Notes: Predicted 3D model of a 1460-nucleotide RNA (small-subunit ribosomal RNA) from an uncultured bacterium. The RNAcentral record of the sequence draws on ENA and Greengenes. It matches the Rfam family "Bacterial small subunit ribosomal RNA". Its mean pLDDT, the model's own confidence on a scale to 100, is 84.

C1' cells in the first nucleotide's frame, strides 16, 4: 500500500464486498503440559443454607465453671461472657438501576465552613447526687416479645466549682479593658514508666459548599418560567444561598438551541487509526449514585445508614388466625431468564482493617488453591542415518507420476510424562507457611502415552480423479450445479495456521464514502424561483495607543497504574519490578507588537452624492386606431358548402357557400422585428397624454469606508386553479357526434362549456433553464452587433474608449463533452444545496390555504447496482450516395386437375434414422421386392463375424460334397480330401478346434466435447496488420473526402507512410487464324472387303490475337468515360474453377475419424417372415395436360456428347407389341447403342372431341433364388378429373427464356429426379418512387443474446414490511379535588415526670415526655388531558416473486417528438 463488482469494451461517479487489527465473548470439530491474567455484557430477577463487623473484664456491676487455701463459711487465681458503657459498625465488599447532573473532568474560590481517631503545642481533671440495664419476683402471649414490681454499679447520667483561651455583650476599636456564660473520668499496675477525660490552638489527612471552562441524539421538541427572578426581614445549616416563610418589584432563561423527548454513570484508560479522528468505559485505579420499591428522620464527628430504625406498597416464609418475620447488586450456592460466565474450597502465613495498654480476636479485605484453551505467552508430540524410491492409496497419455527419506530398519537423546531420593525463598527480634511435599535440584525407564482444523473459482497461499445433473447443495462479493463441475459430496495431493482452527456478532480500518487535516454542485446526487435587507461572517489606505487573540520565557497543577524508553526479576517470554519521558483547549508571573480585534486622528483608488447628456416592448392609468374572425339586415345569386389519407357527422331550396353595402361587439396587435432592446425574476410589442422605477456617458464639484454577503423575515413571481362581480368575438379542457382500428374513452374531422379577457381578492407552484448563487480582483486574442464620450474628416472612411450582448478560438481547467475576460481559469468573502438506486418529495407531524394542494420531510422493507461523457457495432416506419432479375417492362411457369415424388401428421408390431425459414421437404438416396437395412415379430448363437495374446488337442487340417430335421440360421451322421522347414526332438512355422480370461463388437448417446467435410450471407467489396501519429482509455488515423470502376478498380487530395488476406490477371473451356500431327477422321474410286491421296472438315499439340493500343469528344493535362476505325471477338469478348476477415454453439457422432458416457448369454450377432410402399388430411418440388403454334397417320433431313466385355449387340428370322431366337462386329474417331425431336404432306374442325390419359379388369414380356404385400415394360379393352386456375408466389436480360429430343451415373431390374449434351430459338429494361437484400458516409439510441432488442402500467396469485382506521390495553406524564401514614418542626400540653430550686414535709416550681392540633407529605382515590407503544374487523398504496391476463406508453421522427 490495496483488490472485486454497474460496460461490448472504456474513462469517470457511486454505493455494496473482501484482505488487517481487536473482544469479559458464544458455537462446531480437535485438544498433551506449564506460568500469567480473566470469568451473568440477559432478570437493579427470586432466592434454601453457611459465612462476610466486631472487639474491649486494663469503664461496670453481677453469673456461671475450673484450679488452691480452708471443717465450713468464704477467700484468692484463672476462664468464660448475657447485659450496662466505649470504640467501631459512615470503613471495607457490591451493582451501576436512577443520573444530560457542579454527577464527573479540568482550573479556581471557601473573608461563608466542619472534621472522631492521628501529630505538635498549651490547660485543667476539685466536689456532690440521683437514677437504671443486668440479676430476681409476678403476669401476658403459639412465637417475636412484652408489662409491672424490687435490688445494683460504672471512663453511662445530672448538677456544683474553677475558666488564660473559647460564646455572647458592651466601652473602645491598633491594641486593649469590662461583664455574663460554658469543662472534665477515671482505669490498670503496684511505683518508674501506661493508657485515657477536659479546654483551646495549628497541622495532616477527609469531607462540605460555590464557580470558569469541556461532557451524547433529537427543531418532525420553538418558546419556557410563579418561589419563578430580584430584594428587604426572618426561619433553618457545620456554612452561602428561594434552601424555606411572609412582604415589595416584575422579572430570569431562549436558534451560541431555552422548554421537552431519547439515550447513558462519568473519569484515567482500552480497542484502532500514519496521523487528525472514531468507537467504548469489562478487569485495575479515582469519583458518584444505589441497597425489595417508595417517603421519612433518629443515633453519631460523619448516614438520611446494604447485613441499623420507622411508615406505606408488593412478594415469600411461620402461626394456635389474634399476630409476627424477612430483603446476598457481600463469598460460596439454587431456581429462574439465556448463545453465555465458575468451589456452598483453604488460611488468617502475607497485606490492610476494626478493637484492645498488650496478648489476641474479628476479616468470603486479602493470601492461596479449584473449575473452563477465555486471552497472551512458553514448552513438547522426537533427533541422525536410512532407496528396492517397499507394500498400500492415488492419478495415468499405462511409460510412468506422487504421497515420499515419509515409514521399515539401524545409531542417538529423555524437555515433558511415570518411580524414588533431597527439598526451598517468601518471615523483620523470636515463634508462626494456607500455598505445599508446591516450586526447583539429583538417580532411573520406555521413542515411548501426546495433531488437529480450515481452504484449495477471481480476490487469496493452495489441482486432480469420481459421484451428482439447475437436482442435492455452496456462497463475504463477483457467482458456481440443467452428463466431461479445479466453485456442490467424496477420495488422493497441495496450501495456511497449529493446541489450537474456523464460523457467529460487535468496533475501529481500509472508507479523502461528512472531506479541520481532505470532497464536491453545466450534464453523474447537488445553486434557493427572484429582490430588499435585520442578527450573523468578512472587509480599503496612514500614523497614534493599549497588548484581548498571537508568539516567546519562568513557575503551580495535569494522582498512582497505564504508554514509551532504559535498567533489573522470575531459565524466557507473558507477568512484575525500578527510573526517566512524554500529554492540556488549565491557571499565575514576565517579555514582544508584524498581522487580527479594540480605542482615537486622517485620506481618497471602493461605495454614494451633484451637474450636463442619451437610449429603451421596463411599471401603472386613462384614451384612441385600422386590419380580421364571428354574428345581425339588406342587396345579387342558385346548388351545393365545408371536411379528409379517403369519408362522414355538420351547414344548405324556410336560399347556406360566394359577393356587395350597412351595422354589433370582443379579443389580439400583421409589416416595422433583428445574433435588437428594457427589467432581479416572472415577463414586457398598434398609437397617444400624465405618473413613476432602474440603467449608460461625461464632467471630477462633494460625503469619507457610508462596504460585500445574508439564516430567520419581508416583498415579487408563467400558466393552470379558486372566490365574487363583469364580459364573452375567436380558440378551446369536459362533454356530444363522425370517421379510423381487433378495440379507439386518442392521435383526423364537425360541434362545444368552464376557461382564456376585466375588476378585486387567494394560490405560490413549473425543464421558474444558460439546469452554470452574489461581490470583487487577475489573466493572450479575432470578429459581429446595441447604447454612449473622444480624436479624426469637406462628408464617409479610420483610431481611441466606457457599457451591454452573441460566435469563434488561446493558455488553462475539465471523467468527457466542452467552458475559455458574459470562465466551467487563478484567487479572497459571504450564503444555499449534496452524500447509492428504489421506497419517495410518500406516510406521520406542524406551518400556510376556501379548496385544490403548498412546504418542512422520514422509516421498516428491497436491490448490487443506479447513473455521467465519450467508444465500437447493431437497429430506425432517420438522411445522403450506389449496386442486384429487388421492383419495374417482359416471356414462360406455380397456386386449380390427376399422376409421380419428398415432407407434416395419423395410423401401425415396425412404418429405421437424419435435414425444418430463406440455407429442411425429387434432402442424405448415382436408384428399399430379398440382400440393402440401421426398425418390428419370431428361431438361434455367447471369446463371439473380425483383431491380438496364453493353453490344450488336430494336422485322416481348412476345403468340397451328400442324407436327415428345419422356414432359414444351425444341428447331427456320411464321403472325398492328406501342409512346410528342419538340428530329425511333437523341435519350429502356419492353419483349424476346443477351453478360460484379458478383450471383440454397437447404424447405442451426446454436432451443445471434437477433427474433418458442407450450407449461408456472398463472387457482397469487405476484412486486417506493422511503423507513425491524435486521444487518459476504449479508440481513431491509415480505409474519410473530390471524381472513377464490375470491384478498397484506378487518380487527386490528406498525419499518415508502407503491407497482408481478398478484387482483378495468372488456370480450364469456348469463339478466329497459323504451324505441325494424320488412323480407324476427311476425300476420291468401289456393291463390298478395300485401295488411293494429304486441299478442306475434323483430331492432338505448340504458338498468335485484345492491351482503351489508335483516333474524336468529355474530363484536371489525370483516372476514366463516350463515339468511332480496324478486327473473329472491344473495353472484365461468353462460361466455368476458384469463396477474404468473420456469422448463424447452421449441418452432419448414419461417410469417415475421434473424447467421454451407455450395452456385455445383448444396445453384439445370425436367420426366416414382416415394414421402410400404410393413408381421413395439409405442405413443397416435378411429369401430363386441358388442345388447331394441336392431335393422328405417313414421308424425310440435320445433332452434340457419352457409354459398351458378368458388356454394347448389327443384318436376318419369329412375335401387333414388349420382346424372342441367332449371333457378324466391337477392349471402340474404325463395331454397336443410334431411331434424335423438331420438320413436310394429309387427315380431324372446337367437341371434354381423333384433346386428356388417370383408374380398373383381361392377357402377356422382361430381369431375378423370387415381382402377393411391393417392379418396369407391352396389348386388347375401360376412357375419371381437367375448358388457363383466388389470394398468393416463382425463374429468367441472349445463344438466355421458352420449346424439343438425345446420353450418361446408380443399376440383376425397376426416373417424370439427378447429372450433361445439342436442334430450334424469342420478348422487355423508361427508369429507381416503391418491396427484398446488400455496400460506403452521417444521425438518434434507454439496444449489446445487438429491434425476433429494450420496456411501461393496471389486472390476477404468493410472501413481506408499512400507513390510516370504529375501538380495546399497557407506560409515561401533567392539571384539579379527594383522603392522608410514618416522621421532622410548630402550638398546646388540665395528663404524666429520679437528678436542679424552694420546702421539715406534704407539695410548687423548672424540665421533659405522652396525649391532641396545625402545616409539609409517600403512597392511594375520582375527574379529565399530553406523549411513546401494542393490538384490530375491514381498508390504502408499496416492494419482492423463470416462463399468467390485457393492451404498446418510453427508446430511432418509437410510428401524434419527448418531458415538466
Nucleotide at each position: 500500500a490495496g483488490a472485486g463488482u454497474u460496460u461490448g469494451a472504456u474513462c469517470c461517479u457511486g454505493g455494496c464486498u473482501c484482505a488487517g487489527g481487536a473482544u469479559g465473548a458464544a458455537c462446531g470439530c480437535u485438544a498433551g503440559c506449564g506460568g500469567u491474567g480473566c470469568g451473568c455484557c440477559u432478570a437493579a430477577c427470586a432466592c434454601a443454607u453457611g459465612c462476610a463487623a466486631g472487639u474491649c473484664g486494663a469503664g461496670c456491676g453481677g453469673a456461671g465453671g475450673a484450679u488452691a487455701c480452708g471443717c465450713a463459711a468464704g477467700u484468692a487465681u484463672c476462664c468464660u461472657u448475657a447485659g450496662c458503657g466505649g470504640c467501631g459498625a459512615a470503613c471495607g465488599g457490591g451493582u451501576g438501576a436512577g443520573u444530560a447532573a457542579c454527577a464527573c473532568g479540568u482550573g479556581g474560590g471557601u473573608a461563608a465552613u466542619c472534621u472522631a481517631c492521628c501529630g505538635c503545642a498549651g490547660u485543667c481533671c476539685c466536689g456532690g447526687g440521683g437514677g437504671u440495664a443486668c440479676c430476681c419476683c409476678u403476669g401476658c402471649g403459639a412465637a417475636a416479645g412484652u408489662a409491672g414490681g424490687g435490688u445494683u454499679a460504672a471512663u453511662a447520667c445530672c448538677u456544683g466549682a474553677u475558666a488564660g483561651u473559647c460564646u455572647c455583650c458592651c466601652c473602645c476599636u491598633u491594641a486593649g479593658g469590662g461583664g455574663a456564660g460554658u469543662a472534665a473520668a477515671g482505669g490498670g499496675a503496684a511505683u518508674u514508666a501506661c493508657c485515657g477525660g477536659u479546654c483551646u490552638g495549628c497541622g495532616a489527612g477527609g469531607a462540605g459548599c460555590c464557580u470558569g471552562c469541556g461532557u451524547c441524539c433529537u427543531a418532525u421538541c420553538a418558546g419556557c418560567u410563579u418561589g419563578u427572578u430580584g430584594g428587604u426581614a426572618g426561619a433553618g445549616u457545620a456554612a452561602u444561598a428561594g434552601c424555606c416563610u411572609a412582604c415589595c418589584a416584575a422579572g430570569g432563561c431562549g436558534a451560541u438551541g431555552a422548554c421537552g423527548g431519547g439515550u447513558a454513570g462519568c473519569u484515567g484508560g482500552u480497542c484502532u487509526g500514519a496521523g487528525a479522528g472514531g468507537a467504548c468505559g469489562g478487569c485495575c485505579a479515582g469519583c458518584c449514585a444505589c441497597a425489595c420499591u417508595g417517603g421519612g428522620a433518629c443515633u453519631g464527628a460523619g448516614a438520611c445508614a446494604c447485613g441499623g430504625c420507622c411508615c406505606a406498597g408488593a412478594c415469600u416464609c411461620c402461626u394456635a388466625c389474634g399476630g409476627g418475620a424477612g430483603g446476598c447488586a457481600g463469598c460460596a450456592g439454587u431456581g429462574g431468564g439465556g448463545a453465555a460466565u465458575c468451589u456452598u474450597c483453604c488460611g488468617c502465613a502475607a497485606u490492610g482493617g476494626g478493637c484492645g495498654a498488650a496478648a489476641g480476636c474479628c476479616u468470603g479485605a486479602c493470601g492461596g488453591a479449584g473449575c473452563g484453551a477465555c486471552a497472551c505467552c512458553g514448552c513438547g508430540u522426537g533427533g541422525g542415518g536410512g532407496a528396492c524410491g517397499a507394500a498400500g492409496g492415488u492419478c495415468u497419455u499405462c511409460g510412468g507420476a506422487u504421497c515420499g527419506u515419509a515409514a521399515a530398519c539401524c545409531c542417538c537423546u529423555u524437555u515433558a510424562a511415570g518411580g524414588a531420593g533431597g527439598g526451598a525463598a517468601g518471615a523483620g527480634c523470636a515463634a508462626g507457611g494456607a500455598c505445599g511435599g508446591u516450586a526447583c535440584c539429583u538417580c532411573c525407564u520406555c521413542a515411548a502415552a501426546a495433531a488437529g482444523c480450515c481452504a484449495c473459482g477471481g480476490c487469496u497461499a493452495a489441482c486432480u480423479g469420481c459421484g451428482u445433473g439447475c437436482c442435492a447443495g455452496c456462497a463475504g462479493c463477483c457467482g458456481c450445479g440443467g452428463u466431461a463441475a479445479u466453485a456442490c459430496g467424496u477420495g488422493g495431493g497441495u496450501g495456511g495456521c497449529g493446541a489450537g482452527c474456523g464460523u457467529u456478532a460487535u468496533c475501529c480500518g481500509g472508507a479523502u464514502u461528512u472531506a479541520c487535516u481532505g470532497g464536491g454542485c453545466a450534464u453523474a446526487a447537488g445553486g434557493g424561483g427572484c429582490c430588499u435587507g435585520c442578527a450573523g461572517g468578512u472587509g480599503g489606505u496612514u500614523c497614534c495607543u493599549a497588548a484581548a487573540g498571537u508568539c516567546c520565557c519562568c513557575g503551580g497543577u495535569a494522582a498512582a497504574a497505564u504508554c514509551u524508553u532504559a535498567a533489573g526479576g522470575c531459565c524466557u517470554a507473558a507477568c512484575c519490578u525500578u527510573a526517566a519521558g512524554a500529554a492540556g483547549a488549565c491557571u499565575g508571573g514576565g517579555g514582544a507588537u508584524a498581522c487580527u480585534c479594540a480605542g482615537g486622528a486622517g485620506c481618497u483608488a471602493g461605495a454614494g452624492g451633484a451637474a450636463a447628456g442619451g437610449a429603451g416592448a421596463g411599471g401603472g392609468a386613462a384614451g384612441u386606431g385600422g386590419a380580421a374572425u364571428u354574428c345581425c339586415u339588406g342587396g345579387u345569386g342558385g346548388a351545393g358548402c365545408g371536411g379528409u389519407g379517403a369519408a362522414a357527422u355538420g351547414c344548405g331550396u324556410a336560399g347556406a357557400u360566394a359577393u356587395c353595402a350597412g351595422g354589433a361587439g370582443g379579443a389580439a396587435c400583421a409589416c416595422c422585428c433583428a445574433a435588437g432592446g428594457c427589467g432581479a425574476a416572472g415577463g414586457c410589442a398598434g398609437c397617444u397624454u400624465c405618473c413613476u422605477g432602474g440603467c449608460c456617458u461625461u464632467u471630477u464639484c462633494c460625503u469619507g469606508a457610508c462596504a460585500c454577503u445574508c439564516a430567520g423575515a419581508g416583498g415579487c413571481g408563467a400558466a393552470a386553479g379558486c372566490u365574487g362581480g363583469g364580459g364573452g368575438a375567436g380558440c378551446a379542457a369536459a362533454c356530444g357526434g363522425g370517421a379510423u382500428u381487433a378495440g379507439a374513452u386518442a392521435c383526423c374531422c364537425c360541434g362545444g362549456u368552464a376557461g382564456u379577457c376585466c375588476c378585486a381578492g387567494c394560490c405560490c407552484u413549473a425543464a421558474a433553464c444558460a439546469u452554470u448563487g452574489g461581490u470583487c480582483a487577475c489573466u493572450u486574442g479575432g470578429u459581429g452587433u446595441g447604447g454612449g464620450g473622444g480624436a479624426g474628416u469637406a462628408a464617409u472612411a479610420u483610431c481611441c474608449u466606457c457599457u451591454g450582448u452573441g460566435c469563434c478560438g488561446g493558455a488553462g481547467g475539465u471523467a468527457a463533452c466542452u467552458c475559455g475576460u458574459u470562465a466551467a481559469g487563478u484567487g479572497a468573502c459571504c450564503c444555499g444545496c449534496c452524500u447509492g438506486g428504489g421506497g419517495a418529495g410518500u406516510a406521520c407531524g406542524g406551518c400556510c390555504g376556501c379548496a385544490a394542494g403548498g412546504u418542512u420531510g422520514a422509516a421498516a422493507c428491497u436491490c448490487a447496482a443506479a447513473g455521467g461523457a465519450a467508444u465500437u457495432g447493431a437497429c430506425g416506419g432517420g438522411g445522403g450516395c450506389c449496386c442486384g432479375c429487388a421492383c419495374a417492362a417482359g416471356c414462360g411457369g406455380c397456386g386449380g386437375a390427376g399422376c409421380a415424388u419428398g415432407u407434416g401428421g395419423u395410423u401401425u408390431a415396425a412404418u429405421u434414422c437424419g435435414a425444418c425459414g430463406c440455407a429442411a421437404c425429387g434432402c442424405g438416396a448415382a436408384g428399399a421386392a430379398c440382400c440393402u437395412u440401421a426398425c418390428c415379430u419370431g428361431g438361434g448363437c455367447u471369446u463371439g463375424u473380425c483383431a491380438u495374446c496364453c493353453c490344450g488337442a488336430u494336422c485322416g487340417c481348412a476345403c468340397u460334397u451328400u442324407a436327415u430335421g428345419g422356414a432359414a440360421a444351425c444341428a447331427u451322421a456320411g464321403a472325398g480330401g492328406u501342409c512346410a522347414g528342419u538340428u530329425c526332438g511333437g523341435c519350429u512355422g502356419g492353419a483349424u478346434c476346443g477351453g478360460a480370461g484379458a478383450c471383440a463388437g454397437g447404424u447405442g448417446c451426446u454436432g451443445c466435447a471434437u477433427g474433418g467435410c458442407u450450407g449461408u450471407c456472398g463472387u457482397c467489396a469487405g476484412c486486417u496488420c506493422g511503423u507513425g501519429u491524435c486521444g487518459u482509455g476504449a479508440g481513431a488515423u491509415g480505409u474519410u473526402g473530390g471524381g472513377u470502376u464490375a470491384a478498397g478498380u484506378c487518380c487527386c487530395g490528406c498525419a499518415a507512410c508502407a503491407a497482408g488476406c481478398g478484387c482483378a490477371a495468372c488456370c480450364c473451356u469456348u469463339a478466329u487464324c497459323c504451324u505441325a500431327u494424320g488412323u480407324u477422321a476427311c476425300c476420291u474410286c468401289g456393291c463390298a472387303a478395300g485401295a488411293g491421296g494429304g486441299u478442306c472438315u475434323c483430331u492432338u499439340a505448340g504458338g498468335a490475337a485484345a492491351c482503351u493500343g489508335c483516333c474524336g469528344g468529355c474530363g484536371a493535362u489525370g483516372a476514366g468515360c463516350u463515339g468511332g476505325a480496324g478486327g473473329a471477338a472491344g473495353g472484365u469478348g461468353g462460361g466455368g474453377a476458384c469463396g477474404a476477415c468473420g456469422u448463424c454453439a447452421a449441418g452432419u457422432c448414419a461417410u469417415c475419424a475421434u473424447g467421454g458416457c451407455c450395452c456385455u448369454u445383448a444396445u453384439g450377432u445370425c436367420c426366416a417372415g414382416g415394414g421402410c410402399u400404410a393413408c381421413a388430411c395439409a405442405c413443397g418440388u416435378g411429369c401430363u395436360a386441358c388442345a388447331a403454334u394441336g392431335g393422328c397417320u405417313u414421308c424425310u433431313a440435320c445433332a452434340g456428347a457419352g457409354g459398351g466385355a458378368u458388356g454394347c449387340a448389327a443384318g436376318a428370322c419369329c412375335g401387333c407389341g414388349a420382346g424372342g431366337u441367332g449371333g457378324a462386329g466391337c477392349c471402340a474417331a474404325u463395331c454397336c447403342c443410334u431411331a434424335a425431336a423438331a420438320g413436310a404432306a394429309g387427315u380431324c374442325g372446337u367437341a371434354g372431341u381423333u384433346g386428356g390419359g388417370a383408374u380398373c379388369g383381361g392377357a402377356g414380356u422382361c430381369u431375378g433364388c423370387a415381382a402377393c404385400u411391393c417392379g418396369a415394360c407391352u396389348c386388347c379393352g375401360u376412357g375419371a378429373a381437367c375448358c388457363u386456375g383466388g389470394a398468393a408466389u416463382c425463374g429468367c436480360u441472349a445463344g438466355u427464356a421458352a420449346u424439343c429430343g438425345c446420353g450418361g451415373a446408380u443399376c440383376a431390374g425397376a426416373a417424370c429426379g439427378c447429372c450433361g449434351c445439342g436442334g430450334u430459338g424469342a420478348a422487355u429494361a423508361c427508369g429507381u418512387u416503391c418491396c427484398c437484400g446488400g455496400g460506403c458516409c452521417u444521425u438518434g439510441u434507454a439496444c449489446a443474446c445487438a429491434c425476433c432488442g429494450c420496456c411501461c402500467g393496471u389486472c390476477a396469485c404468493a410472501c413481506c414490511a408499512c400507513g390510516a382506521a370504529a375501538g380495546c390495553c399497557u407506560g409515561u406524564u401533567g392539571u384539579a379535588c379527594c383522603c392522608g401514614a410514618a416522621g421532622c418542626u410548630g402550638g398546646u400540653g388540665a395528663g404524666u415526670u429520679a437528678a436542679c430550686c424552694c420546702g421539715u414535709a406534704a407539695g410548687g416550681g423548672a424540665u421533659g415526655c405522652a396525649g391532641c392540633c396545625a402545616u409539609u407529605u409517600a403512597a392511594g382515590g375520582u375527574a379529565u388531558g399530553g406523549c411513546c407503544g401494542g393490538u384490530a374487523a375491514g381498508u390504502g398504496g408499496g416492494g419482492u416473486g423463470a416462463a399468467g391476463u390485457c393492451g404498446u406508453a418510453a427508446c430511432a421522427a418509437g410510428g401524434u417528438a419527448a418531458c415538466c